The RNA shown here (c-di-AMP riboswitch aptamer (ydaO/yuaA leader)) has 119 nucleotides and comes from Geodermatophilus sp. TF02-6.
RNA sequence: GACCACGGCGUGCCACGGCCUGAGUGCCGGGCGCGCCUCGGGGUGAAGCCGCGUUGCGCGGCCGGGCACCGAUCGUCCGAACCCGACAGCUCACCUCGCCGGCGGUGAUCGGAGAUCAA
Numbered sequence: 001g002a003c004c005a006c007g008g009c010g011u012g013c014c015a016c017g018g019c020c021u022g023a024g025u026g027c028c029g030g031g032c033g034c035g036c037c038u039c040g041g042g043g044u045g046a047a048g049c050c051g052c053g054u055u056g057c058g059c060g061g062c063c064g065g066g067c068a069c070c071g072a073u074c075g076u077c078c079g080a081a082c083c084c085g086a087c088a089g090c091u092c093a094c095c096u097c098g099c100c101g102g103c104g105g106u107g108a109u110c111g112g113a114g115a116u117c118a119a
Stems, first nucleotide, its partner, number of pairs: 007037008016029004040087001041084004048062006063079005069112006
């Protein structure tokens, strides 16, 4: 730069288009605004991917996280939940909010680092 995509429902407006009618104050579509929703997309987080199956879930593999300083090995446990609402470039500018909740947790071995006490 080109091309493609840009959800669902409701509602209001439009000197936008089409159809029908004896006649619109009818019907359909389009555009714009507002509201709601979420099998699209995005965010917080370790909490993901793949395969099989009896598919609200289960099993297995890879991978990620915890087991009171660091590394390695073994063992063991976990892999949730929530938020945004069709939408997302980056930053150390600037602004706002939060860090005022609850509960649990100190396996082993080897090596290393550090602290304290005594002399």